[in-house]
RNA sequence: AAUGAACGCUGGCGGCGUGCUUAACACAUGCAAGUCGAACGAGAAACUUCGAGCUUGCUCGAAGGAGUAAAGUGGCGCACGGGUGAGUAACGCGUGGGUAACCUGCCCCUGAAUCUGGGAUAACUUCGCGAAAGCGUUGCUAAUACCGGAUAUCGUCCUUAAGGCUGUGGCCUUGAGGAUGAAAGGUGACCUAUUCAUGAAAGUUGCCGUUUAGGGAGGGGCUCGCGUACCAUUAGCUUGUUGGUGGGGUAAUGGCCUACCAAGACGACGAUGGUUAGCUGGUCUGAGAGGAUGAUCAGCCACACUGGAACUGAAACACGGUCCAGACUCCUACGGGAGGCAGCAGUGAGGAAUUUUGCGCAAUGGGGGAAACCCUGACGCAGCAACGCCGCGUGAGCGAAGAAGGCCCUCGGGUCGUAAAGCUCUGUCAAGUGGGAAAAAAGCCUUUCGGUUAAUACCCGGGAGGUUUGAUGGUACCACUGGAGGAAGCACCGGCUAACUCCGUGCCAGCAGCCGCGGUAAUACGGGGGGUGCAAGCGUUAUUCGGAAUUAUUGGGCGGAAAGCGCGCGUAGGCGGCUUCGUAGGUCAGAUGUGAAAGCCCGGGGCUCAACCCCGGAAGUGCAUUUGAAACUGUCAGGCUUGAGUAUGGGAGAGGGGUGCGGAAUUCCCGGUGUAGAGGUGAAAUUCGUAGAUAUCGGGAGGAACACCAGCGGCGAAGGCGGCAGCCUGGACCAAUACUGACGCUGAGGUGCGAAAGCGUGGGGAGCAAACAGGAUUAGAUACCCUGGUAGUCCACGCCGUAAACGAUGAGUGCUCGGUGUCUCGGGUAUUGACCCCUGAGGCUCCUAAGUUAACGCGAUAAGCACUCCGCCUGGGGAGUACGGCCGCAAGGCUAAAACUCAAAGGAAUUGACGGGGGCCCGCACAAGCGGUGGAGCAUGUGGUUUAAUUCGACGCAACGCGAAGAACCUUACCUGGAUUUGACAUCCUCUGACAGUCCCGGAAACGGGAUUUUAGGCCCUUCGGGGAAUUUGUCGCUAGGUGCUGCAUGGCUGUCGUCAGCUCGUGUCGUGAGAUGUUGGGUUAAGUCCCGCAACGAGCGCAACCCUUGUUUUUAGUUGCCAAUAUUAAGUUAGGCACUCUAAAGAUACUGCCUCGGUUAACGGGGAGGAAGGUGGGGAUGACGUCAAGUCCUCAUGGCCUUUAUACCCAGGGCUACACACGUGCUACAAUGGUAUGGACAGAGGGUCGCAAGCUCGUGAGAGGAAGCUAAUCCCAAAAAGCAGUCCUAAGUUCGGAUUGGAGUCUGCAACUCGACUCCAUGAAGCUGGAAUCGCUAGUAAUCGUGGAUCAGCAUGCCACGGUGAAUACGUUCCCGGGCCUUGUACACACCGCCCGUCACACCACGAGAGUUGAUUGUACCAGAAGUUGUUGGGCUAACCCUUGAGCUUGUCGAAGGGGAGGCAGGUGCCUAAGGUGCGGCCGGUAAUUGGGGUG
Repeated sequence: AAUGAACGCUGGCGGCGUGCUUAACACAUGCAAGUCGAACGAGAAACUUCGAGCUUGCUCGAAGGAGUAAAGUGGCGCACGGGUGAGUAACGCGUGGGUAACCUGCCCCUGAAUCUGGGAUAACUUCGCGAAAGCGUUGCUAAUACCGGAUAUCGUCCUUAAGGCUGUGGCCUUGAGGAUGAAAGGUGACCUAUUCAUGAAAGUUGCCGUUUAGGGAGGGGCUCGCGUACCAUUAGCUUGUUGGUGGGGUAAUGGCCUACCAAGACGACGAUGGUUAGCUGGUCUGAGAGGAUGAUCAGCCACACUGGAACUGAAACACGGUCCAGACUCCUACGGGAGGCAGCAGUGAGGAAUUUUGCGCAAUGGGGGAAACCCUGACGCAGCAACGCCGCGUGAGCGAAGAAGGCCCUCGGGUCGUAAAGCUCUGUCAAGUGGGAAAAAAGCCUUUCGGUUAAUACCCGGGAGGUUUGAUGGUACCACUGGAGGAAGCACCGGCUAACUCCGUGCCAGCAGCCGCGGUAAUACGGGGGGUGCAAGCGUUAUUCGGAAUUAUUGGGCGGAAAGCGCGCGUAGGCGGCUUCGUAGGUCAGAUGUGAAAGCCCGGGGCUCAACCCCGGAAGUGCAUUUGAAACUGUCAGGCUUGAGUAUGGGAGAGGGGUGCGGAAUUCCCGGUGUAGAGGUGAAAUUCGUAGAUAUCGGGAGGAACACCAGCGGCGAAGGCGGCAGCCUGGACCAAUACUGACGCUGAGGUGCGAAAGCGUGGGGAGCAAACAGGAUUAGAUACCCUGGUAGUCCACGCCGUAAACGAUGAGUGCUCGGUGUCUCGGGUAUUGACCCCUGAGGCUCCUAAGUUAACGCGAUAAGCACUCCGCCUGGGGAGUACGGCCGCAAGGCUAAAACUCAAAGGAAUUGACGGGGGCCCGCACAAGCGGUGGAGCAUGUGGUUUAAUUCGACGCAACGCGAAGAACCUUACCUGGAUUUGACAUCCUCUGACAGUCCCGGAAACGGGAUUUUAGGCCCUUCGGGGAAUUUGUCGCUAGGUGCUGCAUGGCUGUCGUCAGCUCGUGUCGUGAGAUGUUGGGUUAAGUCCCGCAACGAGCGCAACCCUUGUUUUUAGUUGCCAAUAUUAAGUUAGGCACUCUAAAGAUACUGCCUCGGUUAACGGGGAGGAAGGUGGGGAUGACGUCAAGUCCUCAUGGCCUUUAUACCCAGGGCUACACACGUGCUACAAUGGUAUGGACAGAGGGUCGCAAGCUCGUGAGAGGAAGCUAAUCCCAAAAAGCAGUCCUAAGUUCGGAUUGGAGUCUGCAACUCGACUCCAUGAAGCUGGAAUCGCUAGUAAUCGUGGAUCAGCAUGCCACGGUGAAUACGUUCCCGGGCCUUGUACACACCGCCCGUCACACCACGAGAGUUGAUUGUACCAGAAGUUGUUGGGCUAACCCUUGAGCUUGUCGAAGGGGAGGCAGGUGCCUAAGGUGCGGCCGGUAAUUGGGGUG
């Protein structure tokens, strides 16, 4: 885009079309083929009128009805028209020929006739049978029915003569002779001549018919060329088969049939068989070529319940005819009968689905008729159906307060929307009223003209006048009436694809053409609003073509995506070098015929337009005939040498097949020497060995393979070929001449060769070695490793026929820049010679240009540019499988599907990630060390458990002394109980003049009730009036509140990789592109730090530096700090001073700057000097692009959801502190490098007024009392501790260790019970250095020692900070972990915690096999055989004709009765034959216990 459509929702009108695609299933009822009286005989009735009889309502007669109805004989028609598509793969159809091999009723033209006889028969009548259908019988009769005879223009046949034509055979024309062959009448008119005399007969004439002959038109039969579906998993088929001769048959050719003879005919250019199918013009689609299709209309064919058969006829083997058989239905009196809608309507059934049992012959057409006319479900119309196409309408203009309302909202508004309302108009369609066509011409009547004729008649033709005919239908059309009144839906809105929001739902419900959407913010589901598209329709489904160059002729491919046969030889076929002459099959050009009509296209025209219809034209690419051309191709003939081949001379070679020979090595055997192991492995063991192995020496046996040479060297078609020497043999190459003269290339089938393994028979068997055995390894180890070991490997003969048989690249020929190497043969130059060098041909490797390719790559050995031929491919799986066939001894091979299933499978390249890949490098990563954890007790956090609650969060590193810098109440979010409801808190409104404090009562408190104090007094402004803020009270509402949910809706903040060195951009360049380059490479660095190089050049975020601190120093300053000199004190206490220390501000210093060596004259590195410090001096802050949906909604902020007498809020008590257990992080220890007590030294950094608190007194002590000082370089906390000195303890569960418990206290606080810290006395647990495993640390570090601070009423083993003492070790980068760069592989991309294979278990699906069973179809052999044609038969019957006899008479071409014959009828019988039956097969389906693999989950 389309449809004969169907379904869903919806539906105003008209025109024109279309309407059982399924069951060629079955059919009730009506109609669809009759007509002619001018072919023929016969011929009613109802009823009306008249008459008669009379019984007055009956009978009879006549006329009309009426020569009508109905029936019959006869003629023509019924073979057309109408329906359907079952069958048919065929001369069925299409197209073009042939018929010299034929037919043709009715129609037209022409010629000639239409003479003379005869016998029957239906109707009718008689009798009979039957339920009926119907049948028989008796008697009569007519014809255009039937049958004789005559004639013959002429036809046919035979004989014969001539001419013309021709396409093999023959055909046509003209003559002569012979034989044979016809007929039917009907009707109208006339009287000129004959007879009767109105008028008729004969006759004449017209028309219709009949016969014959010729021609025509139209129709048909037969035949031929070409075209006409699929399957080769259908390869052979055929006996009337193929041909001939004779005969038969037909309208006609012909094995069409028959007898005989011959053995042919068809087939890979697809026979035979199977499946499917009516064919065509056309129709749909497509740019076309094509593909699909064959409704309506038209042509042809076939069929008419199924099968068979003939009759009649011009034509049938006949839709509404006959006979037979079968199935089915109906009637029946059970004896018999009837029927055939695939005609029009209609019914049932089937189905997703397809109409009225309508009107009319008015028109067109058909049949009959002389005609009028009759018939016509053809046809013309109407009805039903949006089934299709076309047209029209459902209103138009103005109209902003942008109404109400809906929806959305950022609450401002937006949108539906000029849409509505309102105002002004119009009047199509529908409705009503009225008018009103065309389709009608013929026919008939009158008249006139012409023709015919003897004719003014009849008849025929033309003109004029009159008259009659319409189913549709009072329809089309026109006018009027009123009035916007009666007339819009459907689908869609994630992308493709035009059109977006809200609510609901929450991987549910659902959607979906493909991709896919839905798991709480869905533009994708459902609804609303809005929008988009089409519109009386819109969607969906089904089907066809297109897009699809996705079967590729136009117009594809085969190295890697699917695809080159494993390789030769070669048949058919296809293709083929240069040249000449001819020819004309192909080819090209012209002409002629045909290519039906309709349709398509173009131009006109008619319906108001259009659809639709009419007229004309063009086209129809085809076929046939004919005339020409001769380039190409074919063909015939001749020539040529370049393709191909042959001859001559050479050299190379693991080319092939026999035969013989050789040495090294392994193994075995014999002997010698010799002794305890050997062998084997990652390590071992099995194994061998004291019966003498291994090792070694000598001798022997046997089999297999041939080291070095050896080489991207050689040879071969491929497989493949390797010691040496004979013999036989194939091919290629080079050189130079000669010869043949296209002899060539490819190659479907075919045939041969064909690794390894395997098979058969017979040998052989050293080594190796499937299977097998043992030992190891392992979770296991039917493996890898080891020890053994049989087939096999070897030979001969025969099979098999496959491989990643690979260059994954078929063969052949030609052409297209170069470079390098190598093998073989030649030429040149040169040399003493071998080389080197230049060059030709043939092989074998490598690099590259153009070109090509998706890219990778290929690139004269093409995957480039072309030609020829063959093979092969068409999404993945199923499957190279099943079935069938062929081959094979088997194994198996070759050929080769489908159901079903998926939306991919695949190629090349890119970026990442990953690797028990590679290279380089780094890090307390390992190693080297020191100290811990893991064992004990306790502290603390977590899990788990428990509980009314044990609030919540955090979960590998990167949760677990984490949020929490401090849970007794509070905190607090949890639980129990008691209260409150605009609320504890905010804003608006309102009220008040106070609020607040104190006391009493109830209560656990919250809270409630009451009393009371000071009293107009608190803050700001003031014009002194007041106003504002703040406080309180009250109710309604807007709302408050929420540590309720979602960190996977978010912001912000944070962790982590990681202080790792990376992450990117612009421009340029390269690539089809993703992307690459830069950023890679060579060095170097802590560093993408720097240098050099480079199709890159630059830049940004990171690194580094700038910042803080610490280390040195200068200057300035000198209190609360300091004290060298002077004085002084108990004391830097004071005077004095500011040199030093220190404090705190500004500076300086370090930069590989200098020297030397290395390095690329570089960057940089090694060493050195100087220096407080040396190569980033130490430490801190600082965290790129990003990753982990990492953490946090319980810090804060925030979308959405939820809650609102509760998930909010207040209070008391409890809980977060539980405790069989497990884990993390710590503290204290286990002791002598220690503990205890004593004495006496040395810090830094902090904190302090709701505070730190000295000295003094009391207390054993925690502490208490009282109190100076200090808002701090001044006073206090404050004692530093380890260390040092000496005392005691002496190896023990201790003078170690301090848990636990009892008692007594202190302090803080409203309150230490659950549940604080500390002190004293007493008690004195585990623990004696910690399994597997694991953590931290590289220097002022680890370890160890104490000190301070935040939080805080109180509570620190945690956290943060401070100083004191103060080590050991680092060879090094193999390994573990993490990271960076380059490279490589990848089937990964959620990225190795990836992907993914097979079995097993379960469910479902389709398929194969299957003892069988069942059906369709078909072959063959046979039985039986209806009707029928045909042959045949004879004690049947028989009008016409013939013969005979010859009654009779009208004496004749007469003829009764009888006999015979011809012919006919009936019967019998033969051949053929349908349905039917039996046996044996072929083939295709259905089904089946069981079974096999496959697919999906």
The prediction has a mean pLDDT of 83. Small-subunit ribosomal RNA from an uncultured prokaryote, 1497 nucleotides, folded computationally. Rfam family: Bacterial small subunit ribosomal RNA.